Context: one part of a larger RNA
RNA sequence: ACCUGGUUAAGGAACUCGGCAAAAUAGCCCCGUAACUUCGGAAUAAGGGGUGCCCUUCAUUAAUUUGUUGGGCCGCAGUGAAAGGGGUCAACCGACUGUUUAGCAAAAACACAGCAUUCUGCCAAGACGCUAAGUCGAAGUAUAGGAUGUGACACGUGACCAAUGCCGAAAGAUUAAGGUGAGGUGUUAGCCCUUGUGGCGAAGCUCUGAACCCAAGUCCCGGUGAAUGUCGGCCGUAACUAUAACGGUCCUAAGGUAGCGAAAUUCCUUGUCGGGUAAGUUCCGACCUGCACGAAUCGUGCAACGAGUUGACCGCUGUCUCAACCAGGAGCUCA
Repeated sequence: ACCUGGUUAAGGAACUCGGCAAAAUAGCCCCGUAACUUCGGAAUAAGGGGUGCCCUUCAUUAAUUUGUUGGGCCGCAGUGAAAGGGGUCAACCGACUGUUUAGCAAAAACACAGCAUUCUGCCAAGACGCUAAGUCGAAGUAUAGGAUGUGACACGUGACCAAUGCCGAAAGAUUAAGGUGAGGUGUUAGCCCUUGUGGCGAAGCUCUGAACCCAAGUCCCGGUGAAUGUCGGCCGUAACUAUAACGGUCCUAAGGUAGCGAAAUUCCUUGUCGGGUAAGUUCCGACCUGCACGAAUCGUGCAACGAGUUGACCGCUGUCUCAACCAGGAGCUCA
């Protein structure tokens, strides 16, 4: 020097990515307790005081049991050891309790109650299974069951059906196997002649095969967004300037509504202004120029909750200024 503990002058986060670690708080009784809020909470909020032993008054008790009144005693210290909340303010995300990467991740991920859409009329849809039997669904029956999305609650949830998907639809177009089989191919009994490696050729068998009949699907037509998704550009204009309520034009299926916004989303960017600090790339409040927010891949809020993330403050401290000492262990020798 190392490991585990303990103590420390003055200061008190100056340490550090970050108060990591440590310290601090702590039980019980009394007082007292804000914003906000879904009126339940927040709350042990915060912040104070008391706490041992002996005698005594009164009440009480089964009790020297408990409370109460007055007085006294001791210590540095009275929940005398151990065990045993640090607190506050603000923001983000997720409502909450819960679940998860057995063995680097516990979370903002998953789930959730609630909401919505869709399928399913019972031998249900759906699923397992060898196109099976059988089974689950269910000894259930649309207030039921399956699937998908969203995710408490509050307020809301805009435009577009052109593309893709799904649904509907007795017309029309296209369309398979199959049916039917006009016609043809091969073969040859036979026939013909100019006797050749010739020609014609019935039936049967064989190989084909036009037209016609013909389903779903597709095309076509219509609907549908809490279906997959998508939600513009240029130019001009007001009596300072600037800006543009206004106008013009092109394109589109329609051009992003409410709300929010440098955001878990903002590149430029440490944007600009304000707050906090002596000093703030983080943080909070605004602004809006949204590179590239936006409405159930939900939007915006939100009390409570969180071993979640971020910023600030009080208390507290060897984290540090800056190190010191103590105890045990390991280190050394032998087994």